Notes: A computed fold for a 102-nucleotide RNA from a Chloroflexota bacterium, annotated as SAM riboswitch aptamer (S box leader). The source organism's lineage runs through Bacteria, Bacillati and Chloroflexota. Its mean pLDDT, the model's own confidence on a scale to 100, is 84.

């Protein structure tokens, strides 16, 4: 980089360093000098494994992941409702993670 499976409405610090961006891309709408981003620390959560087990499960030892906003919102089809501004729903599509193939 490509495939295929599962999940993606919960959860997570008034710490320390940094100094200006960050929220994937694109449009949108946030968040940031009352301090962004990385790093360290510290926390969440259980997907993989290792352990244990009454086989539901427990644990958080190890490998990842995650710590504003529904995956912050959105497209295309289809339904449904509507005070016509728009809402809600189901597939699909793009995106992430995490096992597994190539």
């Nucleotide at each position: 980089c490509u495939c295929u499976c599962a999940u993606c409405g919960a959860g997570a610090g008034c710490g320390g360093u940094g100094g200006a961006g960050g929220g994937a891309a694109c449009g949108g709408c946030c968040c940031u000098u009352g301090g962004a981003a990385g790093c360290c620390c510290g926390g969440c959560a259980a997907c993989c494994g290792a352990u244990c087990c009454u086989c539901g499960g427990a644990c958080a030892c190890g490998g990842u992941g995650c710590c504003a906003a529904c995956u912050c919102c959105g497209a295309u089809u289809c339904g449904c409702c509507c005070a016509c501004g728009g809402g809600c729903g189901a597939a699909u599509g793009a995106g992430a993670u995490g096992a597994g193939a190539g």